[in-house]
Transfer RNA from a candidate division Kazan bacterium, 72 nucleotides, folded computationally. Rfam family: tRNA. Rfam classes the family as a transfer RNA. Rfam links the family to the GO term triplet codon-amino acid adaptor activity. It was read from a public genome assembly.

RNA sequence: GGGCCGAUAGCUCAGCGGCAGAGCACUGCUUUCGCAUAGCAGGGGUCUGGGGUUCAAAUCCCCAUCGGUCCA
Repeated sequence: GGGCCGAUAGCUCAGCGGCAGAGCACUGCUUUCGCAUAGCAGGGGUCUGGGGUUCAAAUCCCCAUCGGUCCA
C1' cells in the first nucleotide's frame, strides 16, 4: 500500500428496509431471622462519524476513523 470481516445497552451478542431486542449485569418488590437462589416489575441506546438513495435506513451506496485478519 491492497483484499476481506467487524463497530448496536455497562459486558457478550442478535436484528440485513417498516415500533431497537436477548442473556448477563444494575435498581425495586415478593420470598428468608438474614444472605444466596428463585419469581415479578423497572431503568439504561443519536445503532463509530459524515454524506447519499428511499415515503421510510442499524439495515442499501460512498467517504472517514478505530479494531481483527490475510497478501505484498